[in-house]
RNA sequence: CUUAUCAAGAGAGGUUGAGGGACAGGGCCCUAUGACACCCGGCAACCGGCAAAAUUAGCACGGUGCCAAUUCCCCCGUAAAAUUUUUACGGAAGAUGAG
Numbered sequence: 001c002u003u004a005u006c007a008a009g010a011g012a013g014g015u016u017g018a019g020g021g022a023c024a025g026g027g028c029c030c031u032a033u034g035a036c037a038c039c040c041g042g043c044a045a046c047c048g049g050c051a052a053a054a055u056u057a058g059c060a061c062g063g064u065g066c067c068a069a070u071u072c073c074c075c076c077g078u079a080a081a082a083u084u085u086u087u088a089c090g091g092a093a094g095a096u097g098a099g
Stems, first nucleotide, its partner, number of pairs: 001099006011040001013039003019030003025074003041067003046063003049059002071093001075091007
């Protein structure tokens, strides 16, 4: 850079000990009834593998990924409602896989 996905899913375990939610800022929230991190455990099934079948779809063995809140919300555009906020769609940005 290209492409697919991002409304589902995942412990009332152990260690640790104050911070955390991607970046700047704002909001909102999680956190000592212990966050973050690590271990174990789990979820999913993108790639490989195996099995099956051929408009379908299984296993979870290997490689990743993930396990508060829509990608927590905010940004830009269009439309509708409504009256300066809400909703829908698209985009941007981001995350993950594959190339």
This is a predicted structure of a 99-nucleotide RNA (SAM riboswitch aptamer (S box leader)) from a chicken gut metagenome. The model forms 90% of the base pairs in the Rfam consensus. Its mean pLDDT, the model's own confidence on a scale to 100, is 79.